[in-house]
RNA sequence: CAAGUUGGCCGGGCGGUUACGCCCUGGUUAUGCCGGGGUGAGGAAAGUCCGCGCUCCAUAGAGCACGGUGCUGGCUAACUGCCAGGCGGGGUGACCCGACGGAAUAGUGCAACAGAGAGGUAUAUUGCCGGCCUCCUUUGGGAGAGCCGGUGAGGGUGAAACGGCGUGGUAAGAGCACACCGGCAGCCCUGGCGACAGGGCUGGCCAGGCAAACCCCACCGGGAGCAAGGUCAAGCAGGAAUGAGGUACUGCUCGUACCGUUCGAGUUCCGGGUAGACUGCUUGAGGCGGAUGAUAACAUCCGUCCUAGAGAGAUAAUCGCCCAGGGAUCGGCAGCGAUCCUGGACAGAACGCGGCUUAUAGGCCGGCUUGGGCA
RNA sequence: CGGGGCGUGGCGCAGAUUGGCUAGCGUGCUACAAUGGGGUUGUAGAGGUCGUCGGUUCGAGUCCGACCGCCCCGA
Numbered sequence: 001c002a003a004g005u006u007g008g009c010c011g012g013g014c015g016g017u018u019a020c021g022c023c024c025u026g027g028u029u030a031u032g033c034c035g036g037g038g039u040g041a042g043g044a045a046a047g048u049c050c051g052c053g054c055u056c057c058a059u060a061g062a063g064c065a066c067g068g069u070g071c072u073g074g075c076u077a078a079c080u081g082c083c084a085g086g087c088g089g090g091g092u093g094a095c096c097c098g099a100c101g102g103a104a105u106a107g108u109g110c111a112a113c114a115g116a117g118a119g120g121u122a123u124a125u126u127g128c129c130g131g132c133c134u135c136c137u138u139u140g141g142g143a144g145a146g147c148c149g150g151u152g153a154g155g156g157u158g159a160a161a162c163g164g165c166g167u168g169g170u171a172a173g174a175g176c177a178c179a180c181c182g183g184c185a186g187c188c189c190u191g192g193c194g195a196c197a198g199g200g201c202u203g204g205c206c207a208g209g210c211a212a213a214c215c216c217c218a219c220c221g222g223g224a225g226c227a228a229g230g231u232c233a234a235g236c237a238g239g240a241a242u243g244a245g246g247u248a249c250u251g252c253u254c255g256u257a258c259c260g261u262u263c264g265a266g267u268u269c270c271g272g273g274u275a276g277a278c279u280g281c282u283u284g285a286g287g288c289g290g291a292u293g294a295u296a297a298c299a300u301c302c303g304u305c306c307u308a309g310a311g312a313g314a315u316a317a318u319c320g321c322c323c324a325g326g327g328a329u330c331g332g333c334a335g336c337g338a339u340c341c342u343g344g345a346c347a348g349a350a351c352g353c354g355g356c357u358u359a360u361a362g363g364c365c366g367g368c369u370u371g372g373g374c375a
Numbered sequence: 376c377g378g379g380g381c382g383u384g385g386c387g388c389a390g391a392u393u394g395g396c397u398a399g400c401g402u403g404c405u406a407c408a409a410u411g412g413g414g415u416u417g418u419a420g421a422g423g424u425c426g427u428c429g430g431u432u433c434g435a436g437u438c439c440g441a442c443c444g445c446c447c448c449g450a
Stems, first nucleotide, its partner, number of pairs: 001371010012322007020040009042346001046357002049355005054225004061254004066221005071085005086100001087098004101216002107214002109210002126154001127151006133144004163181002166178003182206002184203008229279004238270005245259004286305008323344001325342007376449007385402004395433001404420006426442005
C1' cells in the first nucleotide's frame, strides 16, 4: 500500500420566521383574550419473536394432556439472552458458523425413482469358481444359449450397499486368519469443577441415515393482558324464547371460591342508554464517570444527572450559512487546489424494562490477519 | 395498542397428520367439432418462482426460523 476480518461510536450543526403537545406562570371580572419561561423520539421507538416487572383472576392449587428448551461451567429478576470453555464444520489466516441430549445394549416409523438387494447378521443381475449335462478337440484342454451349488472380492444402481490396505489362505472368495491404519464398546490411569482431552489393556465388535418423524430422558411453563385494573360522574325500559347449572379456569379430571335452582343464574334474539373525567403513567433490575473483585459476562461501593407522557394521538414546515459525501469543469507530473451543481439514510414513542431479529445513505476510531513493496 | 388467522394457475378451493415420481378439482381462457348464427355440449390444449429469503433432509407446497402482505376480534 492492497485485500480481508473483527470490536466500538456517530448518524448532520448553528441561526431566523411561522406552527404544535405537555408543565409552570403574569395581566384582565372572565372557562375568553393578550403574553413570558421550561421541556419535547430512537439505535432501532419497528417486528411482537423470547423473558421479566406490574395488574386482575384463589394464596396461584394437584394430576394428565399440551407447549418450550436441550454440549459444559458461570452471569442475570428472567430468557430461545450474554460471557468463558469443549466438540464438530468452513477458511492459507485473522476469524466465522452450529436446534450440539439419546440411533446395538427402550420401542415404533420413513427412505420416492433406480437397483438383484434399502436395514434383515439382507441381497445373486452381470462377473468369478466348482459339479452335472451337451458340443469341439492336436487328448493338454476349450466352448456353451442349459441345470444345481459356492461367493460379496470386480462391474453396475443409488443420496445411502455393512471398515481401508497388504499378505496369507482358498476351487473362487470373504475379518476367514494375521500385520498396520481408522472407528466403536468395556475396564483402568493422568489432567480438568465439568463438557471433554491424552494414554494403556482387552474384544474382530465393524453395529448406516433421519429425532426442525413419533418418541425417550432431563429441566421449565397456571391464564389473561394497561382496551390489565381502580375511582368518580352521567344516562336508561324493558320484552320474548330457552333454562339447571353457570363463572373464575384456557383442553380434561379433581379441588377451592362466588352466583343460581321456578320469587329464574346463564344462553339466544329484539329493544333502550352512555361514547366523559381522574388514576394506573413514568425515578427505573435508570444513564454517565470512577474505584475494587472477576479472564469475561457481571457484581459491590462512591460521586453525579433527571431526560416526552399524548389520547385519533404534539415533537413540524420553510429560509440562510456551515460541515461530511457525490458529480462536472479548469490548473498541476503528482499529492492536491479553485469554481459551480447536488446533497444527509432507515424510520417515529403510547405501561415500563432486559434481550433477539429485521431495516439503515454516509462517516469516524481501534485490534488483528494475509499478500506485496521499501528501509 | 393487544390478541388470533390466512397466503397454492385469472377467480374460488383441495393437497399441509406418513416429506417422494409429472401439485390436482371446479369455473374461466384458447383452438376445433356439432348449429344458418349464438347459447349449450363434446374433444384437445395452454396457464403454477405453492407470498419472499434462509435452514433441516438424499429430497420441502408439507418440517423449522426470519421477513412481506391481507383479513378478523378486543374498551
Predicted 3D model of RNase P RNA and transfer RNA as a complex of 450 nucleotides. Rfam match: Bacterial RNase P class A. From the family's description: Ribonuclease P (RNase P) is a ubiquitous endoribonuclease, found in archaea, bacteria and eukarya as well as chloroplasts and mitochondria. Its best characterised activity is the generation of mature 5'-ends of tRNAs by cleaving the 5'-leader elements of precursor-tRNAs. Rfam classes the family as a ribozyme. Its mean pLDDT, the model's own confidence on a scale to 100, is 77.